The RNA shown here (SAM riboswitch aptamer (S box leader)) has 110 nucleotides and comes from Clostridium pasteurianum.
Its Rfam family is "SAM riboswitch aptamer (S box leader)". Gene Ontology term of the family: regulation of gene expression.
Taxonomically the source falls in Clostridium (Bacteria, Bacillati, Clostridia, Clostridiaceae).
RNAcentral holds the sequence, with entries from Rfam and Ribocentre.
Its mean pLDDT, the model's own confidence on a scale to 100, is 81.
RNAcentral records the identical sequence in 2 taxa.
RNA sequence: CUCUUAUCAAGAGUGGUGGAGGGAUCGGCCCUUUGAAGCCCGACAACCGGCAUUAUUUAAAUGUAUCGGUGUCAAUUCCUACAGAAUAUAAUUAUUCUGGAAGAUGAGAA
Numbered sequence: 001c002u003c004u005u006a007u008c009a010a011g012a013g014u015g016g017u018g019g020a021g022g023g024a025u026c027g028g029c030c031c032u033u034u035g036a037a038g039c040c041c042g043a044c045a046a047c048c049g050g051c052a053u054u055a056u057u058u059a060a061a062u063g064u065a066u067c068g069g070u071g072u073c074a075a076u077u078c079c080u081a082c083a084g085a086a087u088a089u090a091a092u093u094a095u096u097c098u099g100g101a102a103g104a105u106g107a108g109a110a
Stems, first nucleotide, its partner, number of pairs: 002109007013041001015040003021031003025081001027079002042073003047069003050064005077102001082099007
């Protein structure tokens, strides 16, 4: 980097350090010197392993957070990009909803 698959409306800091950016991309709209990113600590969660229970031909299901591997900690993945539907409007258009795309994370594969 590519493919498969699951999830993405919940949750989590008045900490230390640092010193200007950040929210993937487009267009918006936001956050930020009342301190951004990064790093440390802390926390949240429960994807994989572990452990417990149930079931068992194989598979698996439920739970647990003392242990290991990740992940996450403004705003729904912040909204949106493509297609469709409903409502309002003379129309442009606006709002809402559904599916998809893209993206993120885990597990697996080449």